[in-house]
RNA sequence: GCGGUCGUAGCUCACUGGUAGAGCAGCCGGCUUCCACCCGGCGGAUCGGGGUUCGAUUCCCCGCGGCUGCU
Repeated sequence: GCGGUCGUAGCUCACUGGUAGAGCAGCCGGCUUCCACCCGGCGGAUCGGGGUUCGAUUCCCCGCGGCUGCU
């Protein structure tokens, strides 16, 4: 320098055009004499910009970052 792949919650991952979900972690409550376990609930996210579309996390382009292959 060129190509591939990935970027969603504090962490690990879903959703692949139509209201963004889960597990763990955090907080609150229940249970318990207390703690733990267990049960219920709450808050929290689509890397940035542009395009297509009635509608974009999803499709397209550019950029940024991680991993990787070639040179």

Predicted 3D model of a 71-nucleotide RNA (transfer RNA) from a Myxococcota bacterium.
RNAcentral holds the sequence, with entries from ENA.
Rfam family: tRNA. By type it is a transfer RNA. About the family: Transfer RNA (tRNA) molecules are approximately 80 nucleotides in length.